[in-house]
Context: one part of a larger RNA
């Protein structure tokens, strides 16, 4: 010298664009972050018309809930944990793929239940039992199979749903693409030998089970193997990578932000539904904490957005909006969406402006120094003459939105009005290293990155004038080159 996610001390005008728990993957109060579809199904609440025998009935409405769908595996957090085919790069073969495109074929008859709902009933409560009623794109047989499956074949085995406003949108089988993902393999990827031997499901075969697939993945038998000083094992560190700092480069540091891949979701450990999860806002079991309890029992899980407590040098709003972007669902309308688009907060960080200009010697005062002649502040200031960015106020008023919708926002620019008016500070001055000179202290107080200053004439403490440098900053600690 340069950087930083910085903190700290002094100071502090505007604005763009960016960043903002590095520490306790500690604890969470309280609201939101995943729902949607009535053009799949029963049912049919209030309102509202009609009719009533005054009990209701009908129509029309369409609520919450409940079967059923698709969605909740994606978007969002965070680095615990991992030295690994985890990530990087090149490859491979034994695979899977909801929704989306193509092609081709086809949707024929049938049953039985089960919520909700009625009764009853148990519990404080979360939640529940029995009995009865029923629909459907839920389920479950029949039939049919180009073409799929299994067989050598013979043959065997397997499918569908229907809505409605009459155009659509759906279903079933099958091939093909597209994406997207799973699995295996070369190389590459941190330190220590004061860690030398480690290995029994451990290497291989065979056969078998399992899986979308290969494979000790698992099992039963058989062999006796297999890594290793080109460092196994073992311990320590640590998510990797595009990158990002520095650097003339070679390389050394490092992995906030952004964007790719991974793991993780209070801790362990399982399945389960599905195209896809061993699933952050499902479920079961254990365990630790925490909250309800009528003591029998039961609820929870911010590493999503805000926020609270603790911790700590330190890190922000319980803000608006779904206008765009995009994503669920739905023909649509639209409904959801703390992703996200936006405002608020922090000189965190970069960039861009402004605190005026011009003129002005009686070189004013006044401070400071002084050889008392003066010399410096110093055209600085006064005073005149001008301009007015920013900011103030007052008017107008966007693009973002192909038709319609604008949170942001009366914002972002214009337009006027007043006034030089509302805006300068940090450090530092012995040498490195740009910049001295009086006073106080007297090896004290004190300063210091080195070398050093200070024990009575200290350009080195303090403090004034004065002077260099950066400037809405300065300075210091820290930590990398």
């Nucleotide at each position: 010298g340069a950087a930083c996610g910085a903190a700290c001390g002094c100071u502090g005008g505007c604005g763009g664009c960016a960043g903002g728990c590095u520490u306790a993957a500690c604890a969470c109060a309280u609201g939101c972050a995943a729902g949607u579809c009535g053009c799949g199904g029963g049912a049919g609440a209030a309102g509202c018309u009609c009719c009533u025998u005054c009990g209701g009935g009908a129509g029309u409405g369409g609520g919450c809930a409940c079967c059923g769908g698709c969605g909740c595996a994606c978007g969002g957090g965070u680095g615990a944990g991992u030295a690994a085919c985890g990530c990087g790069u090149g490859g491979g073969a034994a695979c899977g793929u909801a929704c989306c495109c193509u092609u081709c074929g086809g949707u024929g008859g049938g049953g039985g239940a089960c919520a909700a709902c009625a009764g009853c009933u148990g519990g404080a409560a979360a939640c529940g039992g029995c009995u009865g009623c029923u629909a459907a794109u839920a389920c479950c047989g029949c039939a049919u199979a180009c073409g799929c499956c299994g067989g050598a074949g013979a043959c065997g085995g397997g499918a569908a749903a229907g809505a409605u406003u009459u155009a659509u949108c759906g279903c079933c089988g099958a091939g093909g693409g597209a994406u997207c993902g799973g699995c295996c393999c070369g190389c590459g990827u941190u330190a220590g030998a004061u860690u030398a031997g480690c290995u029994a499901g451990u290497u291989g075969g065979u056969a078998g089970g399992g899986u979308a697939a290969u494979g000790g993945c698992c099992u039963a038998c058989c062999a006796a193997g297999g890594c290793u000083a080109c460092g196994a094992u073992c311990u320590a560190u640590a998510g990797c990578u595009g990158g990002u700092c520095u650097g003339a480069g070679a390389g050394g540091a490092u992995g906030a932000u952004c964007a790719g891949c991974c793991a993780c979701a209070c801790u362990g450990g399982g399945a389960c539904u599905g195209a896809g999860a061993c699933a952050c806002g499902g479920c079961c079991c254990a365990g630790a904490c925490u909250c309800c309890u009528a003591c029998g029992g039961g609820a929870g899980g911010c590493a999503g957005c805000a926020g609270u407590g603790g911790g700590g040098a330190a890190u922000a709003u319980u803000g608006c909006g779904c206008a765009a972007u995009g994503g669920g669902g739905g023909c649509a309308a639209c409904c959801c969406u703390g992703a996200c688009g936006c405002a608020g907060c922090c000189a965190u960080g970069c960039c861009g402006c402004g605190u005026g200009u011009g003129u002005g010697a009686a070189g004013a005062a006044g401070g400071c120094c002084u050889u008392c002649g003066g010399g410096u502040u110093g055209u600085a200031a006064a005073g005149c003459a001008c301009u007015u960015u920013c900011g103030a106020c007052g008017g107008g008023g966007a693009a973002g939105a192909u038709g319609a919708u604008g949170a942001c926002g009366g914002u972002a620019c214009c337009c006027g009005u007043a006034g030089a008016a509302g805006a300068a500070g940090c450090u530092c001055c012995g040498g490195c290293u740009a910049a001295c000179u009086u006073c106080g202290u007297g090896c004290c107080a004190g300063c210091a990155g080195c070398c050093g200053c200070g024990g009575u004439a200290a350009u080195a403490c303090g403090a004034a004038g004065g002077g260099a440098g950066c400037a809405a900053g300065c300075g210091u600690u820290g930590u990398u080159c």
Notes
A computed fold for a 481-nucleotide part of an RNA from Mesoflavibacter sp., annotated as small-subunit ribosomal RNA, 5' domain. Taxonomically the source falls in Mesoflavibacter (Bacteria, Pseudomonadati, Bacteroidota, Flavobacteriales). It was read from a public genome assembly. Its Rfam family is "Bacterial small subunit ribosomal RNA".